[in-house]
Context: one part of a larger RNA
RNA sequence: CAGUGAACGCUGGCGGCGUGGCUAAGGCAUGCAAGUCGCACGGGGCUGUAAAGCCCAGUGGCGCAAGGGUGAGUAAUGGAUAGCUAACGUACCUUUAACUGGGGCAUAGCCAGUCGAAAGAUUGGGUAAUUCCCCAUAAAGUCGUAGAAAAGCAUUUUUCCGCGACCAAAGAUGAGGACCGCAAGGCUUAUCGGUUUUAGAGCGGGCUAUCUCCUAUCAGCUAGUUGGUGUGGUAACGGCACACCAAGGCGAUGACGGGUAGCUGGUCUGAGAGGACGACCAGCCACAUUGGCACUGAGACACUGGCCAGACUCCUACGGGGGGCUGCAGCAACGAAUCUUCCCCAAUGGGCGAAAGCCUGAGGGAGCGACGCCGCGUGAAGGACGAAGUUCUUCGGAAUGUAAACUUCUGUUAGGGUUAUGAAAGUAACCGCUUCUAAUACAAGCGGAAGUUGAUCUGACCCAAAGAAAGGGACGGCUAACUCUGUGCCAGCAGCCGCGGUAAUACAGAGGUCCCAAGCGUUACUG
Numbered sequence: 001c002a003g004u005g006a007a008c009g010c011u012g013g014c015g016g017c018g019u020g021g022c023u024a025a026g027g028c029a030u031g032c033a034a035g036u037c038g039c040a041c042g043g044g045g046c047u048g049u050a051a052a053g054c055c056c057a058g059u060g061g062c063g064c065a066a067g068g069g070u071g072a073g074u075a076a077u078g079g080a081u082a083g084c085u086a087a088c089g090u091a092c093c094u095u096u097a098a099c100u101g102g103g104g105c106a107u108a109g110c111c112a113g114u115c116g117a118a119a120g121a122u123u124g125g126g127u128a129a130u131u132c133c134c135c136a137u138a139a140a141g142u143c144g145u146a147g148a149a150a151a152g153c154a155u156u157u158u159u160c161c162g163c164g165a166c167c168a169a170a171g172a173u174g175a176g177g178a179c180c181g182c183a184a185g186g187c188u189u190a191u192c193g194g195u196u197u198u199a200g201a202g203c204g205g206g207c208u209a210u211c212u213c214c215u216a217u218c219a220g221c222u223a224g225u226u227g228g229u230g231u232g233g234u235a236a237c238g239g240c241a242c243a244c245c246a247a248g249g250c251g252a253u254g255a256c257g258g259g260u261a262g263c264u265g266g267u268c269u270g271a272g273a274g275g276a277c278g279a280c281c282a283g284c285c286a287c288a289u290u291g292g293c294a295c296u297g298a299g300a301c302a303c304u305g306g307c308c309a310g311a312c313u314c315c316u317a318c319g320g321g322g323g324g325c326u327g328c329a330g331c332a333a334c335g336a337a338u339c340u341u342c343c344c345c346a347a348u349g350g351g352c353g354a355a356a357g358c359c360u361g362a363g364g365g366a367g368c369g370a371c372g373c374c375g376c377g378u379g380a381a382g383g384a385c386g387a388a389g390u391u392c393u394u395c396g397g398a399a400u401g402u403a404a405a406c407u408u409c410u411g412u413u414a415g416g417g418u419u420a421u422g423a424a425a426g427u428a429a430c431c432g433c434u435u436c437u438a439a440u441a442c443a444a445g446c447g448g449a450a451g452u453u454g455a456u457c458u459g460a461c462c463c464a465a466a467g468a469a470a471g472g473g474a475c476g477g478c479u480a481a482c483u484c485u486g487u488g489c490c491a492g493c494a495g496c497c498g499c500g501g502u503a504a505u506a507c508a509g510a511g512g513u514c515c516c517a518a519g520c521g522u523u524a525c526u527g
Stems, first nucleotide, its partner, number of pairs: 001527004006523005013376006019369002021334001027331002030329003035062003040059002043056005069287003078212008088204003093200002097196004101135004110125006141166005147160005171192006179186002213259003220250003225247008262284004266277004289310005312323004340366001342365003348362001349360004379409004389400004416463002422457001430448006471516005476497003482511005492499002
């Protein structure tokens, strides 16, 4: 000199954009942070004359593995970069080909009981489905295999073709001519689904190489250890696991041990080379009270799922139960130190849904803090050889000083008011065309398109009146800026040199001056 997630002292007008628990990954009251679908299903309730509409617990589906938080652990099971996977997976989405036939057993809700303080548990009866199960169909899927061709020294691999074995499904809604049917409906058709399959996209799993802090006052380490054969396991390779066999493997190019630490894009500094750091934002990883475990699922060994154990804590009728803010706010504690128990889903994005829509502390906003950066203001012009006061003085005067008063003018900004644009496109009644179809129905696609939708901000423009807003540090040299008084090696100052013992430009006060300015200084830390 530059910088900071800063803190402290004094001071403090406004706005924009950012940013704000660095300490106790210690503990948490309260509320909210993940639901949705009645166009999967049977019921219950309410309204209604009816048609129908609305609401609800449960079964079922999808989601809850994302989004959000934190950095404890981790020195390599991580990260960065470059490759490999002929050793792999993939729900939703796009795409290819085909199918969607027949039958059956349950169970929740419900009803009737029982136990329990509660949490909840349990017996019997009976019921539905896109729940579950069986059969059929079966290739371009999976597995096995005869043959042929190609590649390779070979084990073998790939391709083609044939054969064999195995594996599937669910319906819902809308509309409607002929035909069947008393009707419901069958049936036809459209859309949304369901099953198998091809390719893709995106997302993941795995492997390799190089790089990735300090320490030798850590020198030897290692028995699933290193390799092989086989088996198991996995989506997949592999000592991943196991049985047997061999005795290997790593190491001064630092193994093993100890300490510290999430890594990166980047940030700060610096002419650079370097050095230091990794807040906010973005990518990856890890974790979710501590330790362990699996279940479900396309995906987890799962922050607001489950089980066991520990610590802590709450309820209890003492028999037994409940809980997990390293989500958003908030509380106490700790600390030099860090915010509102706010508004809204209007926008962006996500989940569910055919849709309307519902949910969303993601997100959008507002609030608090000079914590940072940037912008604006605290008035402008005129105004005396120059008021008063104050300070200094050689007592003549000099300085503060055009500064003030006073005159004229402006009105940024804060506050008040009027108008009310923008931020908003999408969805979609309705209309037209096309496709589908037996159909002018329904539906889908394309185009047009009324009306509607703002939590918050309200800039800009215009109007009236009024007249709010400067401090902090320094003045011996470095280093811009000097005098008086007090004090008397005292009180005190100090970044370094050093000042102070009776004329202190260095202490304290005053006047003056210098620097910066809504800030100025100090402290800490980095270059």